[in-house]
RNA sequence: GGGCCGAUAGCUUAACGGUUAAAGCAGAGGACUCAUAAUCCUUUGAGUCUGGGUUCGAAUCCCAGUCGGCCCACCA
Numbered sequence: 001g002g003g004c005c006g007a008u009a010g011c012u013u014a015a016c017g018g019u020u021a022a023a024g025c026a027g028a029g030g031a032c033u034c035a036u037a038a039u040c041c042u043u044u045g046a047g048u049c050u051g052g053g054u055u056c057g058a059a060u061c062c063c064a065g066u067c068g069g070c071c072c073a074c075c076a
Stems, first nucleotide, its partner, number of pairs: 001072007010025004018056001026044006049065005
């Protein structure tokens, strides 16, 4: 330098272009227990890496950039 994949909650991941972005773990409160763990119930928490574009409507499609991973090439 070229190609491919990815970036969404504290973490791991979902989400045909169309309701208020969902789940597990985690946090908080409660039930159960002599108590703890486990289990169960309730609840908190992201507007989706950044900037544009397309569209009635974008996490999703297009363009550019940033960061991360993998492969190839070049230099040495």
The prediction has a mean pLDDT of 82. This is a predicted structure of a 76-nucleotide RNA (transfer RNA) from an Opitutaceae bacterium. The source organism's lineage runs through Bacteria, Pseudomonadati, Verrucomicrobiota, Opitutia and Opitutaceae. The RNAcentral record of the sequence draws on ENA. It matches the Rfam family "tRNA".